[in-house]
């Protein structure tokens, strides 16, 4: 250089076009408890950036970054 792969809440993972993205953890509140933990309830917070095709895109396709991994 050239091929392949991946990037999704704080971590960690589901979604193979119909998504006002789901679960676990952690984090906040609120119950329970003499307190703390541990339970149970709610909350919070995420598609790397662009473009494109499509009625609709996390999902397909092209460019860039980053990151891994073949090869010369």
């Nucleotide at each position: 250089g050239g091929c392949c792969c991946g990037u999704u809440c704080g971590u960690u993972u589901a979604u193979c076009g119909g998504c006002u993205a789901g679960g676990a953890c952690a984090c906040c509140a609120g119950g329970u408890u003499u307190u703390c933990a541990u339970c149970c309830u709610g909350g919070c917070g995420g598609g790397a950036g662009g473009g494109g095709u499509u009625c609709g895109a996390u999902u397909c396709c092209c460019c860039u970054a980053c990151g891994g991994g073949c090869u010369a």

Annotation
Predicted 3D model of a 72-nucleotide RNA (transfer RNA) from a Saprospiraceae bacterium. RNAcentral holds the sequence, with entries from ENA. Its Rfam family is "tRNA". The family's RNA type in Rfam is transfer RNA. Lineage of the source: Bacteria > Pseudomonadati > Bacteroidota > Saprospirales > Saprospiraceae.